[in-house]
Large-subunit ribosomal RNA, domain I from Sphingobacterium olei, 528 nucleotides, folded computationally. The sequence was found in a public genome assembly. Model confidence (mean pLDDT): 83 of 100.
Context: one part of a larger RNA
Parts: sequence; structure tokens; C1' cells
RNA sequence: GGCACACGGGGGAUGCCUAGGCUCUCAGAGGCGAUGAAGGACGUGAUAAGCUGCGAUAAGCUGCGGGGAUUGGCAAAUGCGAACUGAUCCGCAGAUUUCCGAAUGGGGCAACCUAACAUACUGAAGGUAUGUUGUAUGAUACGCGAACGCGCUGAACUGAAACAUCUAAGUAGGCGUAGGAGAAGAAAAUAACAAUGAUUUCCCAAGUAGUGGCGAGCGAACGGGAAAGAGCCCAAACCCAUUUUGUUACGGCAAGAUGGGGGUUGUAGGACCACGGGAUUGUAUUGUCGCUAUGAACUGGAAGCAGGUGGGAAACUGCGCGGUAUGGGUGAUAGCCCCGUACAGGUAAAGAAUGACAGCAUAGUGGUAUCCUGAGUAGGGCGGGACCGGAGAAAUCCUGCUUGAAUCGACCAGCACCAUCUGGUAAGGCUAAAUACUCCUGAGAGACCGAUAGUGAACCAGUACCGUGAGGGAAAGGUGAAAAGAACCCCGAACAGGGGAGUGAAAAGAACCUGAAACCGUGUGCUU
Repeated sequence: GGCACACGGGGGAUGCCUAGGCUCUCAGAGGCGAUGAAGGACGUGAUAAGCUGCGAUAAGCUGCGGGGAUUGGCAAAUGCGAACUGAUCCGCAGAUUUCCGAAUGGGGCAACCUAACAUACUGAAGGUAUGUUGUAUGAUACGCGAACGCGCUGAACUGAAACAUCUAAGUAGGCGUAGGAGAAGAAAAUAACAAUGAUUUCCCAAGUAGUGGCGAGCGAACGGGAAAGAGCCCAAACCCAUUUUGUUACGGCAAGAUGGGGGUUGUAGGACCACGGGAUUGUAUUGUCGCUAUGAACUGGAAGCAGGUGGGAAACUGCGCGGUAUGGGUGAUAGCCCCGUACAGGUAAAGAAUGACAGCAUAGUGGUAUCCUGAGUAGGGCGGGACCGGAGAAAUCCUGCUUGAAUCGACCAGCACCAUCUGGUAAGGCUAAAUACUCCUGAGAGACCGAUAGUGAACCAGUACCGUGAGGGAAAGGUGAAAAGAACCCCGAACAGGGGAGUGAAAAGAACCUGAAACCGUGUGCUU
């Protein structure tokens, strides 16, 4: 040196655990901000570096309610205190709330510098204190915030087994802007000789009809079934008032503007003329009042003992009891030990639905000569875009340029176009619900993870560290039931380390549960 056995060191796998995550469900909330936000800086404790709380009233101040013995956060020790004359603690409502930050008196390299005016201290000050002074006069807005909405803008990788039309995709990204939702929305609709009756969402229709270097791919609608359900207001004709302008024969007339009434439709409706009338119904929040459900801390809340084993009983044995009762904890596995839970109660602030009152809105019949019914609009041409439709036979919708109607005996649509027929009334506006989402709060669930997993982060993590910067971004959990955390002695230079002694069920001894492998040793045996 090798092999075997024994005993160690080293290392931190494995097992068990969970304080943290992940994905959802049901409710709530869906905003905060010039009454100064989000986010920070600096302070604040007897001692105080960090975290947490708070703000010069600074781990706190006041009131009301709850609660009932401890208590001055994490966080021990020392010191000094507080509390049954009710503290700490919990809930609600207030007060205080430095400086920066939209930051807003001006400036500025954020948390700093420095003014003007008024008032007070003064007679004065390069003084102090308080208030005001942003854009911009008044109202209002400004900034922040996870996703969801709408609008404007808008890629490429990729796929087509290359690539250019095409695809990816109107996606990602950028910008604007709104709300608890947003958008859309009361037919110039869809259909087809029968009808339906605003919008939105879901299931089917259907990977169908189509489209497509007819490649890759893209991809409807009608209709049926569900969720929800709600319809309205202007412009105009006509009338009136005010006012301006023109004109005048000074009586007016005409035109324009503003305001009020009127009116809102496609079996056309309205104006106008005639008749009649104050009914009926509604209220999507306009206001006031009242009521209760609900609603904070919180209260009550069933039923078990004994024996032996053990460090310890909840396990085992014996004999009981409760149950409208999840679960967690307790020295091993507890319905009956503790906290709770089901259930029952209580309740301040607040407070629906429903109700009452007020306000507001709301209608008819007949006639039909005349008037009105949204114009640089509809439509056309050129160029683009949206639709399932890539210019095609290409309807429909939007529009940059250019043209350009009709006016109810009218106009539009029904996939070129024409006729018949059918359906509708554009060029003004509003509208809840069903739908989307979750930064956040409460309750709950999991054939989700269990510390190289699960969030990057179970731990003082967006930290340490890296980078000029944008930005990148870790590692790191477990003594024990209880610190009982090892008095005292010895070796040693020792506050290192170790040996005794003691604690403990066990040293599990703080480099602390278990403690695999790699790797490194010691001893013995065999062997070269």
C1' cells in the first nucleotide's frame, strides 16, 4: 500500500414539521389626493443600533363604549414606574400630524436655501412668531393607483419547413382618457311570401358557409336555447317675449340672434283647424321624513373520572356523559382540560329594501289644402381601411382628396345591376341589468408546494451584493415539554477548546431534531 471489521471526523442528503407561498370560491370594496395623497427624509424610548408604532402633544393625547388583572411593542436583563379611584388591551369618533413629494410664494443638486404682504413682540434690526401669496380672476382640475374598458398609434421574431402576398396581429410596445365597471344600445335591423322586434354575454349552429401564393392558415351569419330586461330626450314646422339690423307712408313690415312654449313619428308622425280633457301611469335618484333588516368591540355557550405504563396520557383498561359543536392548543393520538365552534344574545356610528310627502315626467278623437321631419349630408370618382370576404361579379360600414342629390307623389336596405315585392326612416343625443377585472378587506376550500419545492423573498428581501446607469439580484427555517441554556472543580496564555460535576426522558449543549454519500483518519486482523 490493498482488503475486511470496529470506532471517529467531515458533510448536510433523507425523514418528520411549518411560521410562508400557490390556485380558487363566496361576500365586501372598487379608489386616495390642495382639509396636501401614494411614497419617503428626519426625528421620537430611562438606557436604543435595527424593525414596528407614532410626529415637537412624537411606542403616544381626548371622549364614548367594551373588558376585568395585570402592565410600559419585537425584546431578555437592570433601573424607574403605572393599575380594581378599573390600567394594559379591543372597538368607534376626534385632536396632534416636522420636512420633502402634484408640491403650489420664488429658487433648488428632493427632504435644503430664500422672499413679499398683514398682524404681534418693538422705537429699530441681515430679529422672532402666526397667516397668506402655484398655473389662473370664480367654479373646477392637476398627482398616485394592480388588472379590467374605450380611443389614437403600432412592430418584429415566428409560421409558410426558404421567401415577397399572407401569418404572427391590430398582438407586444407607446400615447390619451374614463368608471366601478367600461363599451354598445332602442332599427334608414334581421328575414323571406312566414315572421321577429334595442344592446350585451353564454351554449349550439360550426371548424359549417366562405376566404386563402385556394399554401400556411384565417373563419362568420341566419336560426334555436339561456342570462338579463326599459325605454326615452332634442333639432325643425307653429306661437310668444326680448333684442339687433334694414326699411318706412312712422301705423308697421322683413330678416337675424337669444330665451320660453310646442313637438319627436314609419299601421308615418307633428305643426295647423275643430272637438274634448286634467285622467292614468311612472320616477333610472331630485329632495325631505320615518321605520326596520343589517351592523364594532363584546356576552352566554353541552358533556369525565379512575387505574396501571411512562419523563409526560390525550394512547391502553374500566365504568360513564354530551352532541344543531368545524378547528387549534395542551409534556404521545382529547367530543366531555383550555381557546373556540354550532346556536342564542348584545350593539354605538352607520344604514338599505319597502313606505309617506313633495317635486318632476306622462295621454286622446276627427280633418288633411299648406308647412316641418337633422346637407357639403346620402350617393358617385380616386386612394386606403373595417367586415368571413387578400379587388374580386363585391353589396354593407369608415374616410384623406374630389364631386354632389331628393324632401313623403320622398328616401334607404334586402351581397354587382334592373323591376316587382318586403322591411325600414340615415345624416342629433341619453340609457340600468345580464358582461370583464382584483392593488385591497373578511370568511372558506384544495387527489396544490413543503425550505434546491412553494412567491425572488417562511428568516429585518427587492435586503446584502453587482452595475456610471437603465437594471440585475442572492444565500439564509427546526435545542428542549420547559432554559431547567450547564453552579463548582481541573488542564490551558485564554473571554479558545476540552475533561469532570450537575440539568434533562434523552446532551438534544446553543456550529444544537434526524444526520445518507463524497472526502479524511485511528485501531485490529489478513495480505503484498